[in-house]
Molecule: Bacterial RNase P class A
Organism: uncultured Microbulbifer sp.
RNA sequence: CGAGUCAGCCAGGCAAUCGCUGUCGAGCCGCUUUCGGGCGGUGAGAUGGAGGAAAGUCCGGGCUCCAUAGGGUGGGACGCCAGGUAACGCCUGGGGGGCGUGAGCCUACGGAAAGUGCAGCAGAGAGUAGACCGCCGAUGGCUUCCUCGGAAGCACAGGUAAGGGUGAAAGGGUGCGGUAAGAGCGCACCGCGCGGCUGGUAACAGUCCGCGGCAUGGUAAACCCCGUUCGGAGCAAGACCAAAUAGGCCCCCUUUAGCGCAAGCUAGCAGGUGUGACCCGCACUGGGGGCGGGUAGGUCGCUUGAGGUGUCUGGUGACAGGCAUCCCAGAUGAAUGAUUGUCCGCGACAGAACCCGGCUUACCGGCUGGCUCACUAA
Numbered sequence: 001c002g003a004g005u006c007a008g009c010c011a012g013g014c015a016a017u018c019g020c021u022g023u024c025g026a027g028c029c030g031c032u033u034u035c036g037g038g039c040g041g042u043g044a045g046a047u048g049g050a051g052g053a054a055a056g057u058c059c060g061g062g063c064u065c066c067a068u069a070g071g072g073u074g075g076g077a078c079g080c081c082a083g084g085u086a087a088c089g090c091c092u093g094g095g096g097g098g099c100g101u102g103a104g105c106c107u108a109c110g111g112a113a114a115g116u117g118c119a120g121c122a123g124a125g126a127g128u129a130g131a132c133c134g135c136c137g138a139u140g141g142c143u144u145c146c147u148c149g150g151a152a153g154c155a156c157a158g159g160u161a162a163g164g165g166u167g168a169a170a171g172g173g174u175g176c177g178g179u180a181a182g183a184g185c186g187c188a189c190c191g192c193g194c195g196g197c198u199g200g201u202a203a204c205a206g207u208c209c210g211c212g213g214c215a216u217g218g219u220a221a222a223c224c225c226c227g228u229u230c231g232g233a234g235c236a237a238g239a240c241c242a243a244a245u246a247g248g249c250c251c252c253c254u255u256u257a258g259c260g261c262a263a264g265c266u267a268g269c270a271g272g273u274g275u276g277a278c279c280c281g282c283a284c285u286g287g288g289g290g291c292g293g294g295u296a297g298g299u300c301g302c303u304u305g306a307g308g309u310g311u312c313u314g315g316u317g318a319c320a321g322g323c324a325u326c327c328c329a330g331a332u333g334a335a336u337g338a339u340u341g342u343c344c345g346c347g348a349c350a351g352a353a354c355c356c357g358g359c360u361u362a363c364c365g366g367c368u369g370g371c372u373c374a375c376u377a378a
Stems, first nucleotide, its partner, number of pairs: 002373009012343007020049005027042006051349001055360002058358005063234004075230005080094005095109001096107004110225002115223002117219002132164002134160003139157002141154005172190006191214001192212005197206003238300004248291006256267004271285005307326008344347001
C1' cells in the first nucleotide's frame, strides 16, 4: 500500500425566535380554618422530553387476575458437552462435521441392529440385493475325435458381484494368494465396529492393546421412540373513588272514606310533576333521607429498575461481587415540532404507550482497534 476478517462507536452540529408536553413553582385571586394551615384557579420563572433498532410481536421473565397452579390425557417447543442467567429456543467456552491459503465463518449435531412408511427418471437389480453386457463353464447336458484312459468344441442348464453400463446412491478399499471364473474365501495394510487402557469434569480424542471378516445403505425440518420443558389470559391485566339510571334493602314524615283484629287492600280529596306565557282542562303521581349498586368521569397501576456511569476484585469468557456516584419521557386524542441564519461530508432506517433480557428484520455515510493474506521498501 492492496485485499479480507472480527469487535466496538457515532447517527448532522451550533445559534435565535415561536410553539407542544411532564415535573417543580414565586406572586395574585377565591373558599375554608381549631389561625398552624388546607383546598381550588391562574401562573412569572426553572427544568426533563425517543432508538440502535423505539419495529416484527418470534422466544423468555417480572407484574396482575383466574383456584393453592398439583395429577392425568392430548398438544407444542427444544435436543453434542460444560457453564452463565430471574429465565430462555438466548449468550459464553469447548468437542464433532463442513467451507476457506489464512484470520475466520457455518452447523436442526439424540435414536435408522423398536416398529411403520418413502425414494421421480434411468437401470437387469434400490434393500431378505441384483445376472443386461462381460467372464467361466470345474459339475451336469449336447456334438466331434480317439490309442477307449480321455481330449477338443458348443454356451443349454448353471456358476460368478472381478471388469463394463445405469444412477445422487449398487451392500468396505488397495495388493497378494486362491479359483473353472470369482468372491473377506484366506492373508497384509488402510477403513469400520466392540471392549480395554490413557488424557479430559464432560462431549470426545489416541493411532497404545485385544477381539470381530465386516454384521448395520439413505431419510426422523416422515410418522414414531427416548430425554428435557411448558397451567390459562393479558396493563383494554387489575385496584380504588364515584355524578346518573334500573332493580334491591332500611328509616322517617303525610291524608279522607270503606273493608279488615292486624298486616294491608280499594276508591278519592288536597298537594306535587308535565303540557302551556298564565288560568281552566288533560295526563301522571304519596313525599324525604340513607345503604347498596356501579355508568359517565377521575385516581392508581406508570416508571427506582434483574437500572445507568466510573473503578476495583474473581473468571479464558458469558457473567458475578464490592465501593462511589447519578435519576435519565411517562402521554391517554395521546407531546418531542416549525421558521430563520450558519457550518460540514448535505444527513439512512425509522417514533416510546406496563417494564425488562434476547432473537430477527431495516439502515446514507463515517470513525477506532485487533488479526490474516499478497506485494514493496529499509